The RNA shown here (transfer RNA) has 71 nucleotides and comes from Omnitrophica bacterium RIFCSPHIGHO2_02_FULL_51_18. NCBI's taxonomy places the organism under Bacteria, Pseudomonadati, Candidatus Omnitrophota. It matches the Rfam family "tRNA". About the family: Transfer RNA (tRNA) molecules are approximately 80 nucleotides in length. Model confidence (mean pLDDT): 83 of 100.
RNA sequence: GGGCCCAUAGUCCAAAGGUAAGACAUCUCAAUGGCAUUGAGAAGGUCCGGGUUCGAUUCCCGGUGGGUCCA
Numbered sequence: 001g002g003g004c005c006c007a008u009a010g011u012c013c014a015a016a017g018g019u020a021a022g023a024c025a026u027c028u029c030a031a032u033g034g035c036a037u038u039g040a041g042a043a044g045g046u047c048c049g050g051g052u053u054c055g056a057u058u059c060c061c062g063g064u065g066g067g068u069c070c071a
Stems, first nucleotide, its partner, number of pairs: 001070007010024003018054001026042006047063005
C1' cells in the first nucleotide's frame, strides 16, 4: 500500500428494512434473625458524517478504530 471481516448497554451477544431481544453485572422490592441464594421489577445501547427510503441497527458511499490475509 491492497483484499476481506467486524463495530449494538459496564461486559458478552441477537435482531438483515417497521417500537432493538437475551445473559452477566448495577439498583429497588419480597422471602431469611442475617448472609448467600431465589423470585419480581427498574435503569442502561446501535462508532462518526452523508445518501437511498414513508421509514435505516439493517442497504449504498466516505471516515475512524479493531481483526485477518497478501505485498